[in-house]
RNA sequence: GGGGGCAUAGCUCAGAGGUUAGAGCAGGCGGCUCAUAACCGCUUGGUCCUUGGUUCGAUUCCAAGUGCCCCCA
Numbered sequence: 001g002g003g004g005g006c007a008u009a010g011c012u013c014a015g016a017g018g019u020u021a022g023a024g025c026a027g028g029c030g031g032c033u034c035a036u037a038a039c040c041g042c043u044u045g046g047u048c049c050u051u052g053g054u055u056c057g058a059u060u061c062c063a064a065g066u067g068c069c070c071c072c073a
Base pairs, nucleotide, nucleotide: 001072002071003070004069005068006067007066010025011024012023013022018056027043028042029041030040031039049065050064051063052062053061
C1' cells in the first nucleotide's frame, strides 16, 4: 500500500427495514437455609462507535471516518 471481518447493557453475544432492542452472566431486592454457596422469583441497566445518505420509517441498507482483528504485498 491492497483486500476482508467486527463494533448492540458492566462482560459474552443474539437480533438484519416497522410499532416494546433481547438472552446469559454480573448488579439490586426477596424466597429457601442455622448460615454461606447453589437454586427459585422479581427487578435495575442501552446516545445500538461517529457523521452523512437512501427510505414514510434505519440498530438493520449505502458511503466516509474512528478503533480492534485477519489475509496479501